This is a predicted structure of a 72-nucleotide RNA (transfer RNA) from a Chitinophagaceae bacterium.
RNA sequence: GGCCCGUUCGUCUAAGGGUUAGGACACCACCCUUUCACGGUGGUGAUACGAGUUCGAAUCUCGUACGGGCUA
Numbered sequence: 001g002g003c004c005c006g007u008u009c010g011u012c013u014a015a016g017g018g019u020u021a022g023g024a025c026a027c028c029a030c031c032c033u034u035u036c037a038c039g040g041u042g043g044u045g046a047u048a049c050g051a052g053u054u055c056g057a058a059u060c061u062c063g064u065a066c067g068g069g070c071u072a
Stems, first nucleotide, its partner, number of pairs: 001071007010025004018055001027043005048064005
């Protein structure tokens, strides 16, 4: 250099074109408790970036960035 794969809340992980992008842990608030822990209820928080296709894109296409693999 060429080819292939991957990138979603702080972390891990679902969603195979259509309901508010769901869940676990973590964090915050409240309840419980004499207090802490445990437990319960609720909340904050994400589609790497840019373009395209489509009535509609996390999902399909192209490019860029980053990571990994194969090859010269």
Notes: The organism belongs to Chitinophagaceae, within Bacteria. The coordinates come from a structure-prediction model, not an experiment, and the mean pLDDT is 81.